Description: Predicted 3D model of a 110-nucleotide RNA (Glycine riboswitch aptamer) from Caenimonas sedimenti. Lineage of the source: Bacteria > Pseudomonadati > Pseudomonadota > Comamonadaceae > Caenimonas.
RNA sequence: CGUCACCUUGCUGGAGAGAGGGAAAUUGGGGUCAGAUUCCAAUUUCUCCACCGAAGGAGCAAACCCCGCAAGGGGUGAAUCUCUCAGGUAAAGCGGACAGCAGGGGCCAG
Repeated sequence: CGUCACCUUGCUGGAGAGAGGGAAAUUGGGGUCAGAUUCCAAUUUCUCCACCGAAGGAGCAAACCCCGCAAGGGGUGAAUCUCUCAGGUAAAGCGGACAGCAGGGGCCAG
């Protein structure tokens, strides 16, 4: 100088699953002479059931390694697979594995 992997920034794309039930609080409207109880809607929190899987998290195959005469035991060991702790389940918004483009960093080889 260069630089796959890997890290990172920006832009773009990006699925799935209940507009679920109950309780409490707040806000708005209706009702009222006024207010409460009350009716409707929205938001937040808690809780119950059902469900999703593509933040994160957890589990493991082959293979390899170790112990052992062997049987067998132990370790390392991936995912968009499995689990569903967390998260999520109308639209919008947020999030989103991953992909493309542009830029920055960047060990090895050369």
Of the family's consensus pairs, 91% are formed in the model.